[in-house]
Context: one part of a larger RNA
RNA sequence: GAGUAACGAAAAGUUGGGUGAGAAUCCCAACCGUCAAAAGUCCAAGGUUUCCAGGGGAAGGUUCGUCCGCCCUGGGUUAGUCAGGUCCUAAGGUGAGGCUGAAAAGCGUAGCUGAUGGACAACAGGUUGAUAUUCCUGUACUACUUGUUUGACUGAAGGAGUGACGGAGAAAGAUAGUUUGGGCCAACGAAUGGAUGUUGGUUGAAGGUAACGAGGCUGUGGUGUAGGCAAAUCCGCAUCACACGAGGCUGAGUACUGAUAACGUAAGUCAGAUGAAUCUAUGCUUCCAAGAAAAGCUUCUAGGGAUAAUCAAACAAGUACCUGUACCGCAAACCGACACAGGUGGACGAGGAGAGAAUCUAAAGACGCGC
Numbered sequence: 001g002a003g004u005a006a007c008g009a010a011a012a013g014u015u016g017g018g019u020g021a022g023a024a025u026c027c028c029a030a031c032c033g034u035c036a037a038a039a040g041u042c043c044a045a046g047g048u049u050u051c052c053a054g055g056g057g058a059a060g061g062u063u064c065g066u067c068c069g070c071c072c073u074g075g076g077u078u079a080g081u082c083a084g085g086u087c088c089u090a091a092g093g094u095g096a097g098g099c100u101g102a103a104a105a106g107c108g109u110a111g112c113u114g115a116u117g118g119a120c121a122a123c124a125g126g127u128u129g130a131u132a133u134u135c136c137u138g139u140a141c142u143a144c145u146u147g148u149u150u151g152a153c154u155g156a157a158g159g160a161g162u163g164a165c166g167g168a169g170a171a172a173g174a175u176a177g178u179u180u181g182g183g184c185c186a187a188c189g190a191a192u193g194g195a196u197g198u199u200g201g202u203u204g205a206a207g208g209u210a211a212c213g214a215g216g217c218u219g220u221g222g223u224g225u226a227g228g229c230a231a232a233u234c235c236g237c238a239u240c241a242c243a244c245g246a247g248g249c250u251g252a253g254u255a256c257u258g259a260u261a262a263c264g265u266a267a268g269u270c271a272g273a274u275g276a277a278u279c280u281a282u283g284c285u286u287c288c289a290a291g292a293a294a295a296g297c298u299u300c301u302a303g304g305g306a307u308a309a310u311c312a313a314a315c316a317a318g319u320a321c322c323u324g325u326a327c328c329g330c331a332a333a334c335c336g337a338c339a340c341a342g343g344u345g346g347a348c349g350a351g352g353a354g355a356g357a358a359u360c361u362a363a364a365g366a367c368g369c370g371c
Stems, first nucleotide, its partner, number of pairs: 013031006032368004040348004046328002050326001051075006060068002080141002082324004087118002092113003098107003122139005142320011153304002158300005166287004172280003177274006183202006203262001207257003211254002215250004219242007227235002263268001288291001334343002351361003
């Protein structure tokens, strides 16, 4: 320089009350304003106690401060079913043997490892200051062990099928949701009773049963058999017979149950409209560039065994390991040296107008951006 610039989005505060030594800034209430495909809600990554309670007032907080993501002291994360592991494999990594290299080492088969994929059983309500599909209540499901009963030989680390997959497009059914009208309930109207009226509400899961169900898929049986690295009754191939629209399998959803529970002060019901980007659907049609693998499941023998050892069904009883779980999470808690106008994947995302997730308005909810 200078007590100058600045005090970090132009979403905005005002009034009253409280606490306190002290209040524009903390708490409460009312009004006002802002967002609403978000500035709301739930996850993933990342952070790692920032969560909750009591207390504090040096420093941090661009002012203040009785307040805080600050300081102190205590407390808080509960799982057979959620996510991951005790399952499987992809790229990648590693790599027995093996190849190469003077060596160090490089490459690489089987194998192992490795989710961002496959497989796999739980919902509703209640509860804390702080956790909940984890605790509690109710109702379920899965696997294993034991027992009883009934029936049956069992069965690969091998074979086969399935799992199992691309792009585009169209139509249908259904549901979530939304909405209209009636009925019913509550409050207001109502500081006389009562009425027209106004506002709000009228909830209900997983699982089970299999009556209904839009649709989707599919021939059945016999015989033969040089293929499937051995075998096969399985698959494939060939052939014969019989069927052609039934049968079988599947399938959202509806109905009933769950539920004389729960929730709600109470009512807790009927009819219609609209309607998804969700489900049926890994479906269907079509196209050429022809679109993971393995486990799992089903089946076949090799092998084992002539015993209920083992397997299946029903019922009953019992058992169920490890890790994560607080909180933030488009942000003052992550990445940006900062309580930084930047960046950050996924799901939900009411209503009115509208083609629309644009835009205007605005519910629930959250905020008014620390002079």